[in-house]
Molecule: transfer RNA
Organism: Streptosporangiales bacterium
């Protein structure tokens, strides 16, 4: 210069055939305990990397581009 991969919650990961978003740790409330730790319950937290396109409908299908690994040269 050229290809491959990745990018979703504060980590670390799902996410099927396009039907519209979860999980585990963590946080925050409550109970439980003299008090911590531990159990249990609810809850908060997301423009799914950006900008476009395609669809009634996009995290997912299509391009450009940023970013990190990565392979060739």
């Nucleotide at each position: 210069g050229g290809g491959g991969c990745u990018a979703u919650a504060g980590c670390u990961c799902a996410g099927u055939u396009g039907g519209a978003a979860g999980a585990g740790c963590g946080c925050u409330u409550g109970c439980u305990c003299g008090g911590c730790a531990g159990g249990c319950a609810a809850g908060a937290g997301g423009u799914c990397g950006u900008c476009g396109g395609u669809u009634c409908g996009a995290g997912u299908c299509c391009g450009a581009c940023u970013a990190g690994c990565u392979c060739c040269a």